[in-house]
Parts: sequence; structure tokens; C1' cells
RNA sequence: UUCUCAUCCAGACGGUCCGAGGGACGUGGCCCUACGACGACCACCAACCGGCUUCGAGUCGGUGGUACUGCCACGAUCGAUGAGGU
Repeated sequence: UUCUCAUCCAGACGGUCCGAGGGACGUGGCCCUACGACGACCACCAACCGGCUUCGAGUCGGUGGUACUGCCACGAUCGAUGAGGU
């Protein structure tokens, strides 16, 4: 890269830096944002897998996540995450 399976209505927007866009793609909406969005770090949450366990969302590790139902509708066998295989 690609394939398979599972999940995507819960949880976690606080601080510092940066400085203008952002909410995966297309269209139509709607929303966030100089009262600082997005991104990075800390912090926080605990989704998946593995270990320990007094079997308790207790604990450790590997990833992951932290506006709005993957924001809504339609389309695209679309996107994201975890595990396994090639």
C1' cells in the first nucleotide's frame, strides 16, 4: 500500500505559544472563530488491543481521542479509529 472484522448519538474545549481560517471530499445548508479558530505542547478523557488484578470504568503498556450524531442532507463501496492478515 492493500484485504478482513468491529466501531463512529457517551466521555474529555482548561492553560501556554502561533496568528486566520476551520468543521475529511463534492454540492446545498448550518455552525465555530481576533472574547484567538486551526495547529503544537501540557493537561484531560477512556474508545480499541494486550498484561496484572482484590475481577472493581482498579492499574500498566501500545495506539487513539478532547464543539455541534462522521454537524445535517444527497453522492461517492466515502472518511476516521482499533485489531488481525498479506
SAM riboswitch aptamer (S box leader) from a Bacteroidota bacterium, 86 nucleotides, folded computationally. It was read from a public genome assembly, where an Rfam model found it. Its mean pLDDT, the model's own confidence on a scale to 100, is 81.